A computed fold for a 91-nucleotide RNA from a soil metagenome, annotated as c-di-GMP-I riboswitch aptamer. RNAcentral holds the sequence, with entries from MGnify.
[in-house]
C1' cells in the first nucleotide's frame, strides 16, 4: 500500500473470576484496527489503597471516625510519540 488471496486480532454490552478503584483475565460477541504485535521508555489520560495536608466532630487525653484536596510506587500501547520485532505483496 490493490474493493487481490490467505489469514490475524476484537470496541460496547452480558455471563464468570480477580482488584480498594482504575482497570485485567476467560467466555460470548463484533465496534472497529495494516501493526488493534510486542514495550509503560517520553507526553497526555484514569484510579487513590496508603501516605501527606486542611477541617470538622468525638474523647476516657488517647492516637477514633467523617469530608475535601493533593499524590502513582497502580492502570492504559484501541491516546499519541519513541524502541523492537513481523504476515501478503499487485501496479
Nucleotide at each position: 500500500g490493490a474493493c487481490a488471496a490467505g489469514g490475524g486480532c476484537a470496541a460496547a454490552g452480558c455471563c464468570g473470576g480477580c482488584g480498594a478503584a482504575a482497570g485485567c483475565c476467560g467466555g460470548u460477541g463484533a465496534c472497529g484496527c495494516a501493526a488493534a504485535g510486542c514495550u509503560a521508555c517520553g507526553a497526555g489520560g484514569c484510579u487513590a489503597c496508603g501516605g501527606c495536608u486542611u477541617u470538622c466532630c468525638g474523647u476516657u487525653c488517647a492516637u477514633g471516625g467523617g469530608a475535601a484536596g493533593c499524590u502513582a510506587c497502580g492502570c492504559u500501547c484501541g491516546u499519541c510519540g519513541g524502541g523492537c520485532c513481523g504476515c501478503c505483496g499487485a501496479a
Rfam family: c-di-GMP-I riboswitch aptamer. Rfam links the family to the GO term cyclic-di-GMP binding. The prediction has a mean pLDDT of 85. The model forms 100% of the base pairs in the Rfam consensus.